[in-house]
């Protein structure tokens, strides 16, 4: 990389150091973090349970030793598809109530990302 599975509401640094301007994957919107120090690198510490290991008679069960991983906001939110009684805004169409359409809004669900496993 590229095909597949599985997970993505939860948890975890106000720590020492280097170093200095950005950063929340891309693009657009929006909303946030950021010199009280962003990304990044070193060292410590923490979560968490995929894969090994170990333990159990056994596991959809423990442990955290070994590989990875992670440690503001749901994957920070929205962008495509659906669905929805009543009520909101905005609108056409007939005329004081009906119908339709759009937008917000809640759900579901797709693509797209990430992380682990497996296989080329």
């Nucleotide at each position: 990389c590229u095909c597949u599975u599985a997970u993505c509401a939860a948890g975890a640094g106000a720590a020492g150091g280097g170093u200095g301007a950005g950063g929340g994957a891309a693009c657009c919107g929006g909303c946030c973090c950021g010199a009280u120090g962003a990304a990044c690198c070193c060292u410590c510490g923490g979560c968490a349970a995929c894969c090994g290991g170990c333990c159990u008679a056994a596991u959809u069960g423990g442990c955290g030793c070994g590989g990875u991983g992670c440690c503001a906001a749901u994957c920070c939110c929205g962008g495509c598809g659906g669905a929805u009684g009543a009520a909101u805004g905005g609108u056409g169409c007939g005329g004081u109530c009906g119908c339709g359409c759009c937008a917000a809004a809640u759900c579901c669900g797709a693509a797209g990302g990430a992380u682990a496993g497996g296989a080329g």